[in-house]
Overview:
Transfer RNA from Candidatus Yonathbacteria bacterium RIFCSPHIGHO2_02_FULL_44_14, 87 nucleotides, folded computationally. Lineage of the source: Bacteria > Bacteria candidate phyla > Candidatus Yonathiibacteriota. The prediction has a mean pLDDT of 82. It was read from a public genome assembly.
RNA sequence: GGAGACGUGGCUGAGCGGCCGAAGGCACCUCACUGCUAACGAGGCGGGGUAGUAAUACUCCCGUGGGUUCGAAUCCCACCGUCUCCG
Numbered sequence: 001g002g003a004g005a006c007g008u009g010g011c012u013g014a015g016c017g018g019c020c021g022a023a024g025g026c027a028c029c030u031c032a033c034u035g036c037u038a039a040c041g042a043g044g045c046g047g048g049g050u051a052g053u054a055a056u057a058c059u060c061c062c063g064u065g066g067g068u069u070c071g072a073a074u075c076c077c078a079c080c081g082u083c084u085c086c087g
Stems, first nucleotide, its partner, number of pairs: 001086007010026003018070001028044004046061006063079005
């Protein structure tokens, strides 16, 4: 220098145009169990913005920026990063 695969909550990881902030697992928090732990069980658990005293509600966010489409995590383009192969 060329080609390909990949990038999704703290970590891992599914998704393959609409039912999807988005499964599952781990971690974490609360409760129950226990003499105390562990294990098991139940519930909860990303971030930003707006309104609100608050509870809460609405909205945006799938590496970054554009595009296609009525509609995009999903299709297209550029860039960034990781990995693999070729030279």